[in-house]
RNA sequence: UUGUUAUCAAGAAAGGUGUAGGGAAUAGACCCGUUGAAGCCUUAGCAACCCUCUGUCUGCAGAGAAGGUGCUACAUUCUACCCGUAAAGGGAUAGAUAACAU
Numbered sequence: 001u002u003g004u005u006a007u008c009a010a011g012a013a014a015g016g017u018g019u020a021g022g023g024a025a026u027a028g029a030c031c032c033g034u035u036g037a038a039g040c041c042u043u044a045g046c047a048a049c050c051c052u053c054u055g056u057c058u059g060c061a062g063a064g065a066a067g068g069u070g071c072u073a074c075a076u077u078c079u080a081c082c083c084g085u086a087a088a089g090g091g092a093u094a095g096a097u098a099a100c101a102u
Stems, first nucleotide, its partner, number of pairs: 002101007013043005021032003026080004044072003049068002051064005076094001081091003
């Protein structure tokens, strides 16, 4: 880099630094932000994919959190393409994360 599988309306913030943008990309909408956002660092926390333990019908279930990731405004912020008159709802595409492969 690419592929496969699984998940994506739950959950969890303080300090320092930084300085005008930010919420992936395009458009629209709606928000966040000089009462200092985004990014970066530290600490803390959340979750439980990998992991550890126990049970097991070997499918999985329960418990845990030392380690590897991840995450800690808003549903992946919402809509866009398809089904649906539309709303609701469902699906696809794209994206994010994990494990494995490449």

Source information: The RNA shown here (SAM riboswitch aptamer (S box leader)) has 102 nucleotides and comes from Robertkochia aurantiaca. Its Rfam family is "SAM riboswitch aptamer (S box leader)". The family is grouped with related families in Rfam's "SAM clan". Rfam's curators write: The SAM riboswitch is found upstream of a number of genes which code for proteins involved in methionine or cysteine biosynthesis in Gram-positive bacteria. The model forms 97% of the base pairs in the Rfam consensus. The prediction has a mean pLDDT of 83.